Large-subunit ribosomal RNA, domain III from a soil metagenome, 475 nucleotides, folded computationally. Its mean pLDDT, the model's own confidence on a scale to 100, is 82.

Context: one part of a larger RNA
RNA sequence: GAGUAGCGAAAGAAGGGUGAGAAACCCUUCCGCCGAAUGACCAAGGGUUCCUGGGGCAGGCUAAUCCGCCCAGGGUAAGUCGGGACCUAAGGCGAGGCCGACAGGCGUAGUCGAUGGACAACGGGUUGAUAUUCCCGUACCCGCGACAACACGCCCAUGCUGAAUCUGGUGAUGCUAAGCGCACGAAGCCGGCUAGCCCUUCGGGGCAGGCUGGUGGAACGCGCGACCCGAACCAGUAUUAGGCAAGCGAAGGGGUGACGCAGGAGGGUAGCUGAACCCGGGCGAUGGUUGACCCGGGGUAAGGGUGUAGGGCGAACCGUAGGCAAAUCCGCGGUUCACAUGCCUGAGACCUGAUGCCGAGCCGAUUAGGCGAAGUCAGUGAUCCCAUGCUGCCGAGAAAAGCCUCUAGCGAGUGUUGUUGCGGCCCGUACCCCAAACCGACUCAGGUGGUCAGGUAGAGAAUACCAAGGCGAUC
Numbered sequence: 001g002a003g004u005a006g007c008g009a010a011a012g013a014a015g016g017g018u019g020a021g022a023a024a025c026c027c028u029u030c031c032g033c034c035g036a037a038u039g040a041c042c043a044a045g046g047g048u049u050c051c052u053g054g055g056g057c058a059g060g061c062u063a064a065u066c067c068g069c070c071c072a073g074g075g076u077a078a079g080u081c082g083g084g085a086c087c088u089a090a091g092g093c094g095a096g097g098c099c100g101a102c103a104g105g106c107g108u109a110g111u112c113g114a115u116g117g118a119c120a121a122c123g124g125g126u127u128g129a130u131a132u133u134c135c136c137g138u139a140c141c142c143g144c145g146a147c148a149a150c151a152c153g154c155c156c157a158u159g160c161u162g163a164a165u166c167u168g169g170u171g172a173u174g175c176u177a178a179g180c181g182c183a184c185g186a187a188g189c190c191g192g193c194u195a196g197c198c199c200u201u202c203g204g205g206g207c208a209g210g211c212u213g214g215u216g217g218a219a220c221g222c223g224c225g226a227c228c229c230g231a232a233c234c235a236g237u238a239u240u241a242g243g244c245a246a247g248c249g250a251a252g253g254g255g256u257g258a259c260g261c262a263g264g265a266g267g268g269u270a271g272c273u274g275a276a277c278c279c280g281g282g283c284g285a286u287g288g289u290u291g292a293c294c295c296g297g298g299g300u301a302a303g304g305g306u307g308u309a310g311g312g313c314g315a316a317c318c319g320u321a322g323g324c325a326a327a328u329c330c331g332c333g334g335u336u337c338a339c340a341u342g343c344c345u346g347a348g349a350c351c352u353g354a355u356g357c358c359g360a361g362c363c364g365a366u367u368a369g370g371c372g373a374a375g376u377c378a379g380u381g382a383u384c385c386c387a388u389g390c391u392g393c394c395g396a397g398a399a400a401a402g403c404c405u406c407u408a409g410c411g412a413g414u415g416u417u418g419u420u421g422c423g424g425c426c427c428g429u430a431c432c433c434c435a436a437a438c439c440g441a442c443u444c445a446g447g448u449g450g451u452c453a454g455g456u457a458g459a460g461a462a463u464a465c466c467a468a469g470g471c472g473a474u475c
Stems, first nucleotide, its partner, number of pairs: 012030006031472004039452004045432002049430001050074006059067002079140002081428004086117002091112003097106003121138005141424012158245004166236005174229001179224004188215007196207004247410002252406005260393004266386003271380005277298006283291001299357002303352003310345004314337007322330002358375001361371003394397001438447002454466004
């Protein structure tokens, strides 16, 4: 400079209380503001800011008895919510491996990784502070056990199939020993004649032998040649061991999971509105108000049962070179019969859950606690459900687990249903969350993903005024 700028969008007033002290704290009344938010609930982020009691230096743009400040104590309860004990995407890491002088890079199997898939709980009550977590009531899932019913098996018996090893017999081919043959012509190749063995669908086919013709032209050579070994077949071991005929069941096969965008119609429900109907209360400070008067209320989940509107669907048999082995599964081919009264799916309604709970109000000392009426009808109606459906279109729209099924394999007891008992691990859970608690150095007119979506007017989630609820913004 200067007691200047500023004190960060905004409505407060009165009475009462507390206190040393009150414009700002607490209570009441009136007024005002938001109301697709300035309400309610999550994710991220924050990290005790939550609640109770106390405090009054500092922080709070003033004061403060107040506070997201300070001190002490307290508070977060789960088989079912979210994460892990399940799965995979982009991407990361990466045994071996490849590259690189090293450092290191890439990458197979694999292993991680939700923003996705899979997966069983709802209603009411309760605290100063938690609740789908505690309590009450009613459920559901997984594992283990017990009991019962039903069904099917093993053992036994029966049917089908049926080895290996070992023993014996016949004994191909191959190998050579002794020996024999070979220019007076070996083997090989092409023929002829002849008799034998084996198989047979009786048509024929195969095997080697003897004699012989032609061709061929060989010596450290070539050929023939038994025993032994022994393929194969037959018989025995043996209507044996084992297998199939219950069930469980893959780390393997197949199906499903499994997916885009746009569009309309329909069936519903939540919600909302009205009621002269039902229930509770009221009867007027000033003329009227027992009336078609005024005020308030007219609920109830998961689960279980039923299986509707709607949507979808071929079945049986035979064959089979495909699905890295197998398959009764899938695919492919064929035949026959079907196309909906059948099967699968599927909101809602209805019954149950519920002789429960809730409930306007009343009683009580307006605490604790107790009692507790009606609980219907009509209209409207979603962006929610049926629906990952249906129709259309071209840009042709994840994967794996899970689930179902098939065998491989295991296999002597097993499966289904009902009742019942026991068990169910680890982590998160307070509080703020369009904000004074997160990101912006601040109690900063900025920024921050998702869910819910009342009334009147309106096409509307615009806008205006209101409800529930929340605020009056720290001179």